[in-house]
Order: sequence, then structure tokens, then C1' cells
RNA sequence: CCAGACGGCUGGGCAGUCGCUGGUAUGGAGGUAACUCCAUGCUGGAGGAAAGUCCGGGCUCCAUAGAGACAGGGCGGCGGAUAAUCUCCGCCCAGUGUGAACUGAGGGAAAGUGCCACAGAGAACAGACCGCCGCGAGGCAACUUGCGGUAAGGGUGAAAGGGUGAGGUAAGAGCUCACCGGGGCGCUGGUAACAGGGCCCGCACGGUAAACCCCGCUCGGAGCAAGACCAAAUAGGGGGUGCACAUGGGCUGUCUUUGGCCCGCGCCCCGGGUGUGUCGCGUCAGGCGUUUCGCGAGAAGCGUCGCAGAGGAAUGAUUGCCCAUCCGAUGCCCGCAAGGGCGCGGUGGACAGAACCCGGCUUACAGGCCGUCUGGUCAA
Repeated sequence: CCAGACGGCUGGGCAGUCGCUGGUAUGGAGGUAACUCCAUGCUGGAGGAAAGUCCGGGCUCCAUAGAGACAGGGCGGCGGAUAAUCUCCGCCCAGUGUGAACUGAGGGAAAGUGCCACAGAGAACAGACCGCCGCGAGGCAACUUGCGGUAAGGGUGAAAGGGUGAGGUAAGAGCUCACCGGGGCGCUGGUAACAGGGCCCGCACGGUAAACCCCGCUCGGAGCAAGACCAAAUAGGGGGUGCACAUGGGCUGUCUUUGGCCCGCGCCCCGGGUGUGUCGCGUCAGGCGUUUCGCGAGAAGCGUCGCAGAGGAAUGAUUGCCCAUCCGAUGCCCGCAAGGGCGCGGUGGACAGAACCCGGCUUACAGGCCGUCUGGUCAA
């Protein structure tokens, strides 16, 4: 210098004017009240994803003795981080890549069941289609045919019952041997996943669990329109009290009689909670800096800061200067060149807008900046 891998940061800046909105101070107005409204001053006012609403939690209400069982869902290498996770960190294994790195729903197929399409002779108690070999028959021969042996070769398939080589054999075959693979039992290292090595066993146990299933861990439901507070008027409920108290009505099974209770109006209080208003709602798993511990995710300590809070939903409009980008002419400088720098005119900023909050994941994103590493080439 070229090509690439991974990670982090940024997401226009400054100033003016006019608005919108939260807080606060003062003044004023409205309402029975809770409280609200208006004016003025000061001050705060979108994001890295505010998005999708996919996970995990906080918070709230409901359900629920505790614990367990059953059913159902989710998750699944090992260790750690965390409030928690399907997240993150470190490591292991497998696959891909020359490499930096990337990808992996990564427990169990020796508990049982199921399935393995098409093709193929045969798809799980293996399998002779072609081929190879032996014997017999026929034929001059090429060859044909019967019986048997054979899984080395061909062919089919996603997959054919270990692989490579040598010996062996009629041809073959773990039939025998070496190495690799596999299984069993010890050993060493590691917290562990696992790795390394030793001895024994010719090899038994095809694949599939995002098929049923088995094992282990884990899970109550609904969601801020959750929910809570203040609190009229009218109707209805309860209590107290004053007045009235019948010639009336209802109940006491029916009729009669004698009884009992209730039914009225006014005032006051209680309870409940509708309209309305308010809270929930911005001080938290908080930001920043620093020290210590840790490979790291993070943890602990100290210091410091207060940083949107609408409610059909504010965060906008506009002007000037500057910066990135892009376009156009080509003026100057550097360079052999590709090209680079300075200057001129214009353009003009990606994805996208909080709605109870937080931690993640995923997706979208113009342009710019930085770091670590890999491969190649050149020079010293």
C1' cells in the first nucleotide's frame, strides 16, 4: 500500500426571533371542594434505536395456607455474571475458512414406539442386480446355462452394517496384522464441559428426538384503560331527632274480632362511590468520574449531578454564519502518472418521534471518526 475479520464512538454546530409544553416564583380569576385556568419572569424539553412488542424483571390488582402430585408450555455443552432471562462473559466440542474469525434448538438413539419417500436386488433378525471365483452341463470357440462361494469392485440412494494399507485366499472377507475410528476399564490434568495417554476387546451399537417419548431445570393470571385518592347534585340504603299518627293501605294463611309491625313530611349525620378533579408519573437494578477486585460479563467503595413527562398526545416554524455530503465549471499548487490539496458557484443532513419504568434481543440507518487483528506485496 492492497484485500479482509472483529469491536467501539458519533448521528450536524453556534446565535437570533416567534410559538407549544413540564417545573417554579409572583399576581389575578373560577369552583361547595379536591383543584383548575390566565398573565409575566426564570428554567427543563426525544433516540441509538424512542420502532417491532419478541424475551426477562420491577410495579399494581386478582387468585392462592405450606408442600407435593397430575396435565400443559418453555429451555438444554460447561463454568460464571445478573433482580431476572431464550441475555451477556469466559471456556469446551463439531463444522466452515490459508487466516483473523464465523456458524451451531450443542441432553438422551444401549428404556420403549414410530418413520426412513423416490431410486435400488436389499433400508435393519441385512442384502447377490452387474461383476469376481469354483464345480457341473452344452458349444470348435466367443459364450450360454444350473448349483454353490463371495460384500474387494460397479450400480442405486440423504444413508448400504467401520476406513486405509499389507498379508492371506479359488475369489473374497477383521479371516490375520499395523495405523486410524469405535467400545469397556483404570491413570494424569482441569471446578467442569473436556483433553491426553495406558491396557483390554475384531467391532457389537445405521440415521432421525424443531417425531412421540425419557431425563434435568423452570413457569399462577391479567396488565398503567393496572390500580389508588378527593368528592358534589339526583335517585336509592342506614341511623338520630322534631312534627304528624288515620275515617286509609300492606303484612300477620283465609273470614270476623282484639292486637302487633310497617308505610308520611322536615332537618342533621353515616356509608358507598358515578360525573368531575387528582395521584400512579419521573429518585432510580439512575448518569458521570475515580479507586480496588476480576481475563471478562461485572462487583464493591468514594465523589458528584438531577437530566422530557404529554394525555388525541408538547418537543415546532423561521433567519444568518459555519461543517459533512453531492453536483458543476475549471483557477492555482504538488505528483512521471493514477490522484491529492487550496479556492469559486450551487445543493443541503440517514433511519426515525417518548406514552408506567428498566435490562436485553431483533430490525432500520446518509455520512464521519477510532482501535485490535489476519492474508498478500514492496522497501529498510
This is a predicted structure of a 380-nucleotide RNA (Bacterial RNase P class A) from Henriciella sp. It was read from a public genome assembly, where an Rfam model found it. It matches the Rfam family "Bacterial RNase P class A". It is annotated as a ribozyme. The organism belongs to Henriciella, within Bacteria. Its mean pLDDT, the model's own confidence on a scale to 100, is 76.